[in-house]
The prediction has a mean pLDDT of 89. This is a predicted structure of an 85-nucleotide RNA (c-di-GMP-I riboswitch aptamer) from Firmicutes bacterium UBA5301. It was read from a public genome assembly, where an Rfam model found it. Rfam family: c-di-GMP-I riboswitch aptamer. Its family is annotated with cyclic-di-GMP binding in the Gene Ontology.
């Protein structure tokens, strides 16, 4: 360098939950807050997943469906701090 993650240093990230606010919702963003994270850093390209406004179907009860999200579901790509085997 490149793979890899021991021991340590520097430090970062921030889950439930709580308040506001933003969505039809999943959810997000803002402060409180830490369960954990060696890439829990970024990116919806590929899979899985949620959600179902507005459409369809239906006598109804409900059912489909992503143009909407999950990067803390993995994978893939890009970036990166310290250094042992």
């Nucleotide at each position: 360098g490149c793979a890899c993650g021991a021991a340590a240093a520097u430090g970062g990230c921030a889950a439930a939950c709580c308040u506001u606010u933003c969505g039809a919702a999943a959810g997000a963003a803002a402060g409180g807050g830490a369960c954990g994270c060696a890439a829990a850093g970024c990116u919806g390209c590929g899979a899985g997943u949620c959600u179902a406004a507005a459409g369809c179907c239906g006598a109804g009860a409900g059912g489909c469906u992503a143009c909407g999200g999950c990067g803390g579901u993995c994978g893939a790509g890009c970036u990166a701090c310290c250094g042992a085997a």